[in-house]
RNAcentral holds the full RNA, with entries from MGnify.
Large-subunit ribosomal RNA, domain II from uncultured Aureliella sp., 678 nucleotides, folded computationally.
Its mean pLDDT, the model's own confidence on a scale to 100, is 82.
Its Rfam family is "Bacterial large subunit ribosomal RNA".
Context: one part of a larger RNA
RNA sequence: UCCGGCGAGUUACCGUUUGCGGCCCGGUUAAGCCUCUCAGGGGCGAAGCCAUAGGGAAACCGAGUCUUAAUAGGGCGUAUGUCGUAGGUGGUAGACGCGAAACCUGGUGAUCUACCCAUGGGCAGGUUGAAGCGUGGGUUAAACUGCGUGGAGGACCGAACCCACUUAGGUUGAAAACUGAGGGGAUGACCUGUGGGGAGGAGUGAAAGUCUAAUCAAACCAGGAGAUAGCUCGUUCUCUCCGAAAUAUAUUGAGGUAUAGCCUCGAGCAACUAUUUAACGGGGGUAGAGAGACUGAAUUGGAUGGGGGCCCUUCCCAGGGUACCUCACUGAACCAAACUCCGAAUACCGUUAAAACUAUCUCGGGAGUCAGUCUGCGGGGGAUAAGCUCCGUGGUCGAGAGGGAAACAACCCAGACCGUCAGUUAAGGUCCCUAAACUAUGCUCAGUCACUAAGGAAGUUGAAUCUCUGAGACAGCCAGGAUGUUGGCUUAGAAGCAGCCACCAUUUAAAAAGUGCGUAACAGCUUACUGGUCGAGAGAUUCUGCGCCGAUAAUGAACGGGAGUAAGCAUAGUACCGAAACUGCGGACUUCUUCGGAAGUGGUAGGAGAGCGCUGUAGAGCAGAUACAAGCCGUACCGAAAGGAGCGGUGUCGGGUUCUACAGGUGAUUAUGCCGGA
Numbered sequence: 001u002c003c004g005g006c007g008a009g010u011u012a013c014c015g016u017u018u019g020c021g022g023c024c025c026g027g028u029u030a031a032g033c034c035u036c037u038c039a040g041g042g043g044c045g046a047a048g049c050c051a052u053a054g055g056g057a058a059a060c061c062g063a064g065u066c067u068u069a070a071u072a073g074g075g076c077g078u079a080u081g082u083c084g085u086a087g088g089u090g091g092u093a094g095a096c097g098c099g100a101a102a103c104c105u106g107g108u109g110a111u112c113u114a115c116c117c118a119u120g121g122g123c124a125g126g127u128u129g130a131a132g133c134g135u136g137g138g139u140u141a142a143a144c145u146g147c148g149u150g151g152a153g154g155a156c157c158g159a160a161c162c163c164a165c166u167u168a169g170g171u172u173g174a175a176a177a178c179u180g181a182g183g184g185g186a187u188g189a190c191c192u193g194u195g196g197g198g199a200g201g202a203g204u205g206a207a208a209g210u211c212u213a214a215u216c217a218a219a220c221c222a223g224g225a226g227a228u229a230g231c232u233c234g235u236u237c238u239c240u241c242c243g244a245a246a247u248a249u250a251u252u253g254a255g256g257u258a259u260a261g262c263c264u265c266g267a268g269c270a271a272c273u274a275u276u277u278a279a280c281g282g283g284g285g286u287a288g289a290g291a292g293a294c295u296g297a298a299u300u301g302g303a304u305g306g307g308g309g310c311c312c313u314u315c316c317c318a319g320g321g322u323a324c325c326u327c328a329c330u331g332a333a334c335c336a337a338a339c340u341c342c343g344a345a346u347a348c349c350g351u352u353a354a355a356a357c358u359a360u361c362u363c364g365g366g367a368g369u370c371a372g373u374c375u376g377c378g379g380g381g382g383a384u385a386a387g388c389u390c391c392g393u394g395g396u397c398g399a400g401a402g403g404g405a406a407a408c409a410a411c412c413c414a415g416a417c418c419g420u421c422a423g424u425u426a427a428g429g430u431c432c433c434u435a436a437a438c439u440a441u442g443c444u445c446a447g448u449c450a451c452u453a454a455g456g457a458a459g460u461u462g463a464a465u466c467u468c469u470g471a472g473a474c475a476g477c478c479a480g481g482a483u484g485u486u487g488g489c490u491u492a493g494a495a496g497c498a499g500c501c502a503c504c505a506u507u508u509a510a511a512a513a514g515u516g517c518g519u520a521a522c523a524g525c526u527u528a529c530u531g532g533u534c535g536a537g538a539g540a541u542u543c544u545g546c547g548c549c550g551a552u553a554a555u556g557a558a559c560g561g562g563a564g565u566a567a568g569c570a571u572a573g574u575a576c577c578g579a580a581a582c583u584g585c586g587g588a589c590u591u592c593u594u595c596g597g598a599a600g601u602g603g604u605a606g607g608a609g610a611g612c613g614c615u616g617u618a619g620a621g622c623a624g625a626u627a628c629a630a631g632c633c634g635u636a637c638c639g640a641a642a643g644g645a646g647c648g649g650u651g652u653c654g655g656g657u658u659c660u661a662c663a664g665g666u667g668a669u670u671a672u673g674c675c676g677g678a
Base pairs, nucleotide, nucleotide: 001678002677003676004675005674006673011093012092013091014090015089016088017087018086019085020084021083022082023081026050027049028048032044033043034042035041054061055060064076065075066074067073096234097233099231103224104223105222106221107220108219115197116196117195118194119193120192121191122190123188125157126156127155128153132149133148134147135146136145137144161185162184163183165182166181167180168179169178200216202212203211237611238610239609240608241607242606247260248259249258250257251256261369262368263366264365265364266363267362268361273359274358275355276354277353278352279351280350281349282348288342289340290339295336296335299332300331301330302329304328305327306326307325308324309322310321311320312319372397374395375394376393377392378391379390380389381388402413403412404411417587418586419585420584422583423582424581428577429576430575431562432561433560437574438573439572440571441570442569443568449564455549456548459546460545462543463542464541465540466539467538468537476533477532478531479530480529482506483505484504487501488500489499512527516525517524588601589600590599591598592597612667614664615663616662617661618660619659620658621657622656628654631650632649633648634647635646637644638643
């Protein structure tokens, strides 16, 4: 993991509500007693309970009473039950099932291990050579010293023994801690045998929260005990009708709960009551807008004035200047959620009218929901970031299948009762994959189409404005492009061309006090400008359609692929395809009904209803001698489902089955479920 079996809302009592039944000269008995055909029987039994009157804290009063000064007003009242039974649900009990870590009580453990006590045992071999002693030297005597002797040590090397530092293996092991190779201690705070001691908030501890029988930040066993679990998981047959919520308020509250909201079932009532639309009547201060209408913010000018600073002048008084600061005034342009002289659309309230297949409202039974999600629009927070977060307002998903978006809860279309080899459409599509397409006019050359910006560019389409142009434009070519003069200044020099000032005049068809290059300075080349040649448009700016560059990331990926110059883009038209939408035909069910029919039938949590099957009890039936039944195997039948037959085989004595009523240990793909098997 699979198969089979077992496996979870029960029972008692007390409330509450609904259905059914008895009585309502109110209902009902409890214990107990009697009887008997001994049963789930019958009869007594009114103690008690509920009801029959309420109001008040109470005294008390009473269809009223309390409050109060009140006779005003207001609150609560002015009877309809009771007993049983079945269903729903609440409470108390383990209360749908399984599940803690823990807490407490009483015991069992020191045969493991930690420490202690008593009594025993063990440590091959080798090395070093302390004190002391002897003796020689030495000294006045000592000290000191040579040699010998001696045999100390938490001394040295190294087996047994003890330990466990490194590394390899082992890791479903040979082993719930081992094996190999090395390593450390090895006369000691050494190792070890036997016996003994003390224990669970306690022991023991050369101290690691270590160890206390493979268990230790509080052992193990039994009990309290079905501890508690606002937590996780699981909770078993079918169909039908309706169908949510993820919000508000409160909470030692935030993943819990209570009340309300939203769902369902039953009962009731009635008004255009709710809803929608239209008209009319309202209040508003949002969007927008505004600034000479305030409060503030804020840019740039102007002239004058006030205050201050700085500078100059001055014996003092005073005066002058100011590319400074600031406040007023004023021109222009401008901003605001906490500005408003203004001011919508919506929304909201009311009145009237109309519509409707909608339903609001009241009472009662039962819930679930309190983690929401994305998306459009209006906003706050954030960075006008987030598949971010928090509100408002629609929609979807949630609880929604189908078609489209290649794939894709939330986007677009559209809400699936069942059947149908019928039709029409939606979104989206119509070259092939792949159902279905053509026509017309333009645009695009980038494979743009088929990711993106600032920015950039004689790409190209269309439009507009201005300038020049047969009195000859634009481009090219030929020619001129001069003189006063090397303008003045500056400068070593400055002659059109380092720089400063000025920028005149003359001759001209035209020619700058000089556009660029160039020279040390000149020179030289060139431009403006002019003539000729040529012969028709040329130039500038703005807007606009479609393109181009910008365009760089880690396996190969930006039409879904092929491919396409349209099969791309824009505009227009006509066809077609395309869904569980709509329609046709057939069928089922639900609700309403004027009984003709009409409307409806996606669905999680959840409410309501109707059934199937299992075991047993009671009653009434049935099959069976070719015996029968359960169970098991096979099977092409019936039913809307749970399910139910028939037939064939097996099964050899066990009972079975139908209807009605009742009762329940009544239905399993999931609980890291339990037991057995594979």